Parts: sequence; C1' cells; structure tokens
RNA sequence: GGGCAUUUAGUGUAGUGGUUAUCACGUCUCCUUUGCAUGGAGAAGGUCACCGGUUCAAUUCCGGUAUUGUCCA
Repeated sequence: GGGCAUUUAGUGUAGUGGUUAUCACGUCUCCUUUGCAUGGAGAAGGUCACCGGUUCAAUUCCGGUAUUGUCCA
C1' cells in the first nucleotide's frame, strides 16, 4: 500500500427498512437479614463510531473517513 471483517448502555451481546432498539452481567432504590451474601420487586443508563447519500421512513441499504482484528505484498 491492497483485500476482508468489526463498531449498538459501564462490559459483553441480539436486532428481517416501519409503532417505545433486545438480553445478560454490572450500578442505584425498596423488601427479606442483627449485618453480609443469596433471593424477590422496581429504576436509571444508548446522539446505534463520524460525515454524506438513497427512501415517505435508515441501527439496518450505498459511498467516504476513523477504530480494532485478520490476510496478502
């Protein structure tokens, strides 16, 4: 330098163009305990990497940039 893949909440993840973006762990509150853990109930937390394009409508499709990984040279 070139090819391919990846990017979604603090971490890890699901998501077929359409109504409020999913789940687990974690965090916070309440109940249970003398207290902790476990268990139960609830809540907060996401400019879906960035910039454009297509579309009535984009996390999803297209182009570019960036990040990480991998292969080739």
The RNA shown here (transfer RNA) has 73 nucleotides and comes from Magnusiomyces paraingens. It matches the Rfam family "tRNA". Its family is annotated with triplet codon-amino acid adaptor activity in the Gene Ontology. The organism belongs to Magnusiomyces, within Eukaryota.